The prediction has a mean pLDDT of 81. Predicted 3D model of a 77-nucleotide RNA (transfer RNA) from Candidatus Enterosoma merdigallinarum. Its Rfam family is "tRNA". From the family's description: Transfer RNA (tRNA) molecules are approximately 80 nucleotides in length. RNAcentral holds the sequence, with entries from ENA.
């Protein structure tokens, strides 16, 4: 220098051919339940999907550009 891949909840991750409400699980927090806890069982809070733009009735999803990781290849020495 080039290439490929990651980026979506506090943390691992789904998310189909762009389509009407953005989710799972772990974990938080409150209740059941127990003398008490831990396990269980319920509810709930938490996201503008790294960013800016652009297509498009409609974008997590498609396009340009950009941050950050990661891997490969090359190049100097």
């Nucleotide at each position: 220098g080039g290439g490929u891949c990651u980026u979506u909840a506090g943390c691992u991750c789904a998310g189909u051919u762009g389509g009407u409400u953005a989710g799972a699980g772990c974990g938080u927090g409150c209740g059941c339940u127990u003398g008490a806890u831990a396990a269980g069982c319920g509810c709930a809070a938490g996201g503008u999907c790294g960013g800016u733009a652009g297509u498009u009735c409609a974008a997590g999803c498609c396009u340009a550009c950009u941050a950050a990781g990661a891997c490969c290849c090359a190049c100097c020495a």